[in-house]
Molecule: transfer RNA
Organism: Monacanthus tuckeri
């Protein structure tokens, strides 16, 4: 330089037009002499950035970053 792949909660990872969730951590309440475990409950995200298309974009196009991997 060229191509493919990914980027969503602290982490790991669904969600492929039509209200952003899950598992774990984390706060708190319950339980126990006390910890764990286990139940209930909450907090945390403008979906890597910008612009198009749409009535509606994480989700379809186009540019750009970042990262892994292949070719030269």
């Nucleotide at each position: 330089g060229c191509a493919c792949u990914a980027g969503u909660a602290g982490c790991u990872c669904a969600g492929u037009g039509u209200c952003a969730g899950a598992g774990c951590g984390c706060c708190g309440g319950u339980c126990u002499u006390g910890u764990a475990a286990g139940c209930c409950g909450g907090a945390g995200g403008c979906c890597g950035a910008g612009a198009g298309u749409u009535a509606a974009a994480a989700c379809c196009u186009c540019u750009c970053c970042u990262a892994c991997u292949g070719c030269u």